Predicted 3D model of a 521-nucleotide part of an RNA (small-subunit ribosomal RNA, 5' domain) from an uncultured bacterium.
The RNAcentral record of the full RNA draws on Greengenes.
Its mean pLDDT, the model's own confidence on a scale to 100, is 82.
Context: one part of a larger RNA
Parts: sequence; structure tokens; C1' cells
RNA sequence: GGACGAACGCUGGCGGCGUGCCUAACACAUGCAAGUCGAGCGGAGAUUUCUUUGGCACUGAGUACUCUAGUGAUGACGCAAACAGCGGCGGACGGGUGAGUAACACGUGGGCAACCUGCCUCGAAGUGGGGGAUAACACCGAGAAAUCGGUGCUAAUACCGCAUAACAUACAGACAUCACCUGAUGACUGUAUCAAAGGAGAAAUCCGCUUUGAGAUGGGCCCGCGGCUGAUUAGCUAGUUGGUGAGGUAAUGGCUCACCAAGGCGACGAUCAGUAGCCGACCUGAGAGGGUGAACGGCCACACUGGAACUGAGACACGGUCCAGACUCCUACGGGAGGCAGCAGUGGGGAAUAUUGCACAAUGGGCGCAAGCCUGAUGCAGCAACGCCGCGUGAGUGAUGAAGGCCUUCGGGUCGUAAAACUCUGUCCUAAGGGAAGAAGAAGUGACGGUACCUUAGGAGGAAGCCCCGGCUAACUACGUGCCAGCAGCCGCGGUAAUACGUAGGGGGCAAGCGUUAUCC
Repeated sequence: GGACGAACGCUGGCGGCGUGCCUAACACAUGCAAGUCGAGCGGAGAUUUCUUUGGCACUGAGUACUCUAGUGAUGACGCAAACAGCGGCGGACGGGUGAGUAACACGUGGGCAACCUGCCUCGAAGUGGGGGAUAACACCGAGAAAUCGGUGCUAAUACCGCAUAACAUACAGACAUCACCUGAUGACUGUAUCAAAGGAGAAAUCCGCUUUGAGAUGGGCCCGCGGCUGAUUAGCUAGUUGGUGAGGUAAUGGCUCACCAAGGCGACGAUCAGUAGCCGACCUGAGAGGGUGAACGGCCACACUGGAACUGAGACACGGUCCAGACUCCUACGGGAGGCAGCAGUGGGGAAUAUUGCACAAUGGGCGCAAGCCUGAUGCAGCAACGCCGCGUGAGUGAUGAAGGCCUUCGGGUCGUAAAACUCUGUCCUAAGGGAAGAAGAAGUGACGGUACCUUAGGAGGAAGCCCCGGCUAACUACGUGCCAGCAGCCGCGGUAAUACGUAGGGGGCAAGCGUUAUCC
């Protein structure tokens, strides 16, 4: 000199864009942050509107017109709204944090002939016929509650057999091509095994469902290399290292197990200890390098602490389940409930870090045929000079160099064209009027916001401080003080004329900031 998620002191007009618990991964009141689908399904109770008006609607029979029977104004059918339940998809994304981790965690480059992939895209084929339950509900019961039990009824795109089926899977046979250790791929034959669900519509058709091939996307595993400190840590290791076999997994593998062998790592630093999320990047520097890892983006890990699995395409799952623990709360003492490192907010800690705001209008996400619903993601607003950038606090003329302050050799000098005064301007400001883009797709649809912006009017009115002046280092005098009070980054000032302390005048620097402190280069 530059930098900063800064803090502190003094001061403070406006706007734009950013940024804002670095400390206690401390504890949390309250509200919200993940739902959605009635075009999968049955329905108790309860409510409103409309249509039809003695025929109509529904159900059953029937090939159909139609006829017959039953139910219905003691309210049928349809429609709309709303509700818990069964079922589907989504709650594995998005959002937070950095505790742990020195590790294939990350970065980079490869490998999988050792793998998986819901929704999506393209292709091939299919969607036949049955069955038994169960929640809701009703009744009964237990309990303070959370909740639970029994009996009975019922539906499905819920569940389970059967049929059909191969270019799927497994096994066997013979063949071709390829190959980077295991083998891979292709066509052929035989045997065995395994599917499905319907809904909407007047219909066309659409949305689904099942099997399968390929793709896309996302992941899993393995390997080379790379990036901290300590030797005042020198030896470490028994599932340890390897083999055979088995189990397990989507898949390789001591991943796990049985048996066998005795190996494996280490001064090229094993092990142990300390510290730490990693990177793109950011800061500095001419560069090499050094430092950092806030915000934004990628990856990883975690979700009160520890452990575990279930479901699922995907989790060993932040707002799921179970167990144990600490803590908090409720309790009728028998037993229960909870998890802000989501957004706000509270207490605490701290030098220190914001609103219990608005909206789904846009972008994106979930569900849905759609309308739409949900979305503290996101878009915005609020607070803070925390940072960067921009603007303003007026411009011109104005010497009797006014008054006043300070200094003085008492002549004067200086503040100083500075002020006053006169003539203007209107950025910002105030008031009034107009008023967006952002909206896509013809219309409609804007939280921000009556905001930005434009016009008119008003009036210099409302807007300057901070640090320094001995040398380094730009800027000097007076008074007070008298090794006192004090200053200080270093050298050093102060003991009676202090340009170094304090005050004043003057001056220098920067400026809505200026200094100080901490840290990095």
C1' cells in the first nucleotide's frame, strides 16, 4: 500500500447493487416451511342450489325400439362445496449447518468383460378369466390422555391364485465374431419360470397398467496422481495379509463366515498425537509464491446424543419408524409427548451480525387430464454507512479586504471572495398530476408498487465531518502545564519560553465518512 462476513470511537443527506451469528453442532415459547389426486375406491353424518312435474330419473330383466317390476316431493337422479379413511405419486428434491472426517472425503485422469436407475424419450408385444380380505362405518369395551381391543358389514388402479408369453431369466447343446486376467456379443435348438388395472368421454380418443429392447438422466464400486503439522510419536497389525469354499449385495471385494498358509505396512515416515470439511474460487503479489475456503457454484458429511433396520427405483431417511441415553413438557402417577444446524422469532454466549413482513405476479419444484392446490425454494419489501459504486450539501458576481477571532515588531498580518449583498440554478428534497416494462399465448392475471420514470410548482431553503501538523510524513504559532498531567507505530517528547502534553487560531489529508484495533499478503 492492498484486503475484510469485521468490531470500536466520533460523525452521518440520498440512491443503486451486494452482504449480514465468524462465538454455544447451546437451549428453544409461538406461527409457518410437503403435499396432492374424487378422472383409482367405498362411504357415515350434515348442507345448499338448479332441472324434470305425473311423467321423468335410477336399478334389474331384455339384442334393440319398447314393455314389465321396484324405489323416489316423507326429496330420487345429476351438479357444486366440504370431510376422515383405503389406494397412487411425492415426503431421498428443494432449504440448513460444518460437528465429525487426514479419508478414494475432495480435485484430476482413467476403469467396471463386476453394477443399478422411479418419472422422461424411441421401439416390440400384451391388457383374458377368477378369488378372499380389510380400513372407513356400526355396535360393544379399556384408558385421564396418547391411543388401543373385540364383533359385524363393504370397495378399489389395494391384495392373491389361474390362463397366455418371449427377442426376458436360468440350465443344457453345438456355432461364429471379438477380447484388455475372469470372458463379452450375436443368431439357433430344447427344457423350466414369471405379467397386467382400470378410469374419463356420447364417441373418436385420451390418461393409465404389464413384459421387454435401446437411450437419456442420476447414482454405486475400483484404481493412478495431488493437497496440513509433530520423530520430544519408531515400530504397527489376528479378519490382520493371502488362498479355497460358502453366504451376502444391484455389483467386485475379509464385506461376513468356516478351514488352510504366515503373511501385510514402515525413515520414500507406518502407527500415534494435534489441527482441519475438500474444490471452483477469493485476497495479495510483476511473477514465482504466500494466505483464506464468508457470500455464489460443485462434491462430501451431519440432523438432540448413540445404535438399528423397515418401506421404496432411490434413505439406513432434518420436519418417517424402533431401541437406549440426557434434557424439556403433560399426567388422574398407571402412562404419554417433543427435537429450529428450515423461515422469522426468544433466552444465553459474545466486541459483534437483521423482520415473529408481503406474494405465489415471475422462475423453479410436487401432485393432478385439467382447472387448480401446496411451495419461509424463490421473487420482493423492512432493518444495518457492513462493503462497493454514483450523486448532493449550491453556482456566478462580490474589497469599505466589513464585523469578529487569532497573531503582532502595534506598522500590520491572517481567516478571506470567505461572509454579507446582488443575479441565478433545482441534482437531491417537499407537494400535486400522470404512470410503466417485468405478462408468456387472443383475452384475463403484478407481491414489488402508485415503486421506477415523466411533468408542474415551491424555496438556497433540509444535508460535513473525522484524523493529523517533531522526524519517518503533507501540514506552525500563541497560551496553559512544568519528568506533573499526559503523548507514543518506531526513534522518542514533558524537570519554566514544549512546532511532540492540553486548549485556541491557522494549516494538511481524506470525505458521508474518518480514525483505531484484530487478521492476511